[in-house]
Molecule: Lysine riboswitch aptamer
Organism: Desulforamulus hydrothermalis Lam5 = DSM 18033
RNA sequence: AGGUGGGGUAGAGGUUGCGGGUUAUUAAGAGUACUUGUAAUGAGACAGGGAGAGUCGGUGAUUUACAAGGAAAGGAAUGCCCGCCGAAGUGUUGGGAGUGUCCCGCUCUCAAUGCUGGGGUUGUGCCGAACAGGUACAACACUGUCACAGGAGGUAUUUCCUUCAUAUUUCCUGUGGAGCACUAUCUUACUA
Repeated sequence: AGGUGGGGUAGAGGUUGCGGGUUAUUAAGAGUACUUGUAAUGAGACAGGGAGAGUCGGUGAUUUACAAGGAAAGGAAUGCCCGCCGAAGUGUUGGGAGUGUCCCGCUCUCAAUGCUGGGGUUGUGCCGAACAGGUACAACACUGUCACAGGAGGUAUUUCCUUCAUAUUUCCUGUGGAGCACUAUCUUACUA
């Protein structure tokens, strides 16, 4: 010098990378829920489901029709801001909180563990008002990275030229792997 192991730092994948925002606008939600009035009906009704309790109800519950009035939440798109590159998502298990009480379910959060390199299209299932979007699985190409194999060039290695060989580098093709990865660099330990 090179190689191997540990630790640190900085980067790349994409112009639709990932996530968040108490932010602005817009569409949809929706002429829906709900309120009032009229008419009819006539004993039940009330939260995601069940139980229990409670509340309301012949001073008319509930349901239907008409008329008038008439939302919002979660989610989405664009812009802006912020944090980033296991960014993040998701399955299982357990803990905590919320949903008026209990059980189940649902939502949020924490921990352990498993899977996924990334985005897209299509199909199926679930969530959702939705043909938006999300999510799980599968298929299809695309893309980034590393390894191997093959091919085409450049550069360097010897006094010059050519050829061969070696090293390095650019591109193409094919196959395969996975993010605790990959590239660069610093440090530390070991190594002929």